Annotation:
This is a predicted structure of a 72-nucleotide RNA (transfer RNA) from an archaeon.

RNA sequence: GGGAAGGUAGCUCAGCGGGAGAGCGCCGCCCUGAAGAGGCGGUUGUCCGGGGUUCAAAUCCCCGUCUUCCCA
Numbered sequence: 001g002g003g004a005a006g007g008u009a010g011c012u013c014a015g016c017g018g019g020a021g022a023g024c025g026c027c028g029c030c031c032u033g034a035a036g037a038g039g040c041g042g043u044u045g046u047c048c049g050g051g052g053u054u055c056a057a058a059u060c061c062c063c064g065u066c067u068u069c070c071c072a
Stems, first nucleotide, its partner, number of pairs: 001071007010024004018055001025043006048064005
């Protein structure tokens, strides 16, 4: 320098035009001598940044940026 994949909650990730979600974590309560496990309830977002398309964008298009991998 060329190519590919990816950036969504504290962490790991799903979601690929119309509700932002799961597991783990965290908080409260129950349980226990205490803790863990377990049960119940709750909490968490500028969907990497900007622009465009659309009635409507995390999702489609363009530019930028960061990470990983491949080629040279």

Its mean pLDDT, the model's own confidence on a scale to 100, is 82. The RNAcentral record of the sequence draws on ENA.